[in-house]
Context: one part of a larger RNA
RNA sequence: GAGUAGCGAAAAGAAAGGUGAGAAUCCUUUCCACCGAAAGCCUAAGGGUUCCUGAGCAACGAUCGUCGACUCAGGGUAAGUCGGGACCUAAGCCGAGGCGGAAAAGCGUAGGCGAUGGACAACAGGUUGAAAUUCCUGUACUAGUAUGAAUUGUUUGAUCGAUGGAGUGACGCAGUAAGAUAGGUCAGCACGAGGAUGGAAAUUCGUGUUUAAGCGUGUAGGUGAAGUGGCAGGCAAAUCCACCACUUCAAAAGCUGAGGCGUGAUGAGGAGUUACUAGCGAUAGUGACGAACUGAUUGAUUCUACACUGCCGAGAAAAGCUUCUAGGUAGAGACAUACUACCCGUACCGAAACCGACACAGGUGGGCGGGGAGAGAAUCCUAAGGUGCGC
Numbered sequence: 001g002a003g004u005a006g007c008g009a010a011a012a013g014a015a016a017g018g019u020g021a022g023a024a025u026c027c028u029u030u031c032c033a034c035c036g037a038a039a040g041c042c043u044a045a046g047g048g049u050u051c052c053u054g055a056g057c058a059a060c061g062a063u064c065g066u067c068g069a070c071u072c073a074g075g076g077u078a079a080g081u082c083g084g085g086a087c088c089u090a091a092g093c094c095g096a097g098g099c100g101g102a103a104a105a106g107c108g109u110a111g112g113c114g115a116u117g118g119a120c121a122a123c124a125g126g127u128u129g130a131a132a133u134u135c136c137u138g139u140a141c142u143a144g145u146a147u148g149a150a151u152u153g154u155u156u157g158a159u160c161g162a163u164g165g166a167g168u169g170a171c172g173c174a175g176u177a178a179g180a181u182a183g184g185u186c187a188g189c190a191c192g193a194g195g196a197u198g199g200a201a202a203u204u205c206g207u208g209u210u211u212a213a214g215c216g217u218g219u220a221g222g223u224g225a226a227g228u229g230g231c232a233g234g235c236a237a238a239u240c241c242a243c244c245a246c247u248u249c250a251a252a253a254g255c256u257g258a259g260g261c262g263u264g265a266u267g268a269g270g271a272g273u274u275a276c277u278a279g280c281g282a283u284a285g286u287g288a289c290g291a292a293c294u295g296a297u298u299g300a301u302u303c304u305a306c307a308c309u310g311c312c313g314a315g316a317a318a319a320g321c322u323u324c325u326a327g328g329u330a331g332a333g334a335c336a337u338a339c340u341a342c343c344c345g346u347a348c349c350g351a352a353a354c355c356g357a358c359a360c361a362g363g364u365g366g367g368c369g370g371g372g373a374g375a376g377a378a379u380c381c382u383a384a385g386g387u388g389c390g391c
Stems, first nucleotide, its partner, number of pairs: 013031006032388004040368004046349002050347001051075006060068002080141002082345004087118002092113003098107002122139005142341007151332002160327001164324005172311004178304003183298005188209006210268002214263004221256003224249007233241002269293001272289007312315001354363002370382004
């Protein structure tokens, strides 16, 4: 220079009370304002204690500070079922032997690793200052072990069963139609209120009207199916699959399949009422009791389901599952009861906690995303919820 520029989105604050040495900035209350396909909620990556409680204010916070994602101390993350591993494979990577190379290294078979994919068993409510599909309550399911056991089998071979065969798993995009559901709205029902101001006891106002997995039933829809004989193919075998021929059924059976209904539930939840405690009060906490809980309408971008139709760019693999033999041999076993179930993650943020040197107007994948108007996830207003951007 200069007490100058600036104090980082112009969404906005105001008052009262409290705490305190000290308050525009912390806490509480009452208003006001802003977002509301987000500035709400859940989560992946990433971060790593930032979470909660108590104490504190030197520094950090663009001011202040009694406050904080700051400092100090203590506490907090509970799983057979959620995510990952004890299962599978893709791209890619590693790679016994091997190939070539002066070497180092490189490539690569068998084999292995490797999710962003496949397979696979848990839901509802309650609870903490901080964890919950993990704790508790209730009701389940998966795999296995033991005991009991109807039944069944021991050369007329039950049950098991490949590292082998076969099927399935198993897949693109676009389109419209149907059936549903989530959700919404309205009516009814239940409980409460019913007026400081001109009116309003009513065709008024406010709040609520919720319930899962599992089990049983097997619907709308989708799909043609079964049998007999032959058989040179599926590296051996096969009763399996494929192929060939014939027969039967044609709208049923079988398979699949949302949803609904019943049960789960004599349970849970539930507006509210009430007792006690704290407080001047508003109110808060704890405990107890606890009503209605029905129908109509609308309706998805979700499900049936890539099911159907169309199109060309012709749209993973393996495990798993089913079946077939090869094999193996004396037990097997519906059902019931009891028991067992390993390792890792789990707090919190998801943006002031990640990437941008910063508490930075930037960037950052996925899911949910109510109401009024509207074609709409546009736009405006608003609910739940969250904020007023740290002068």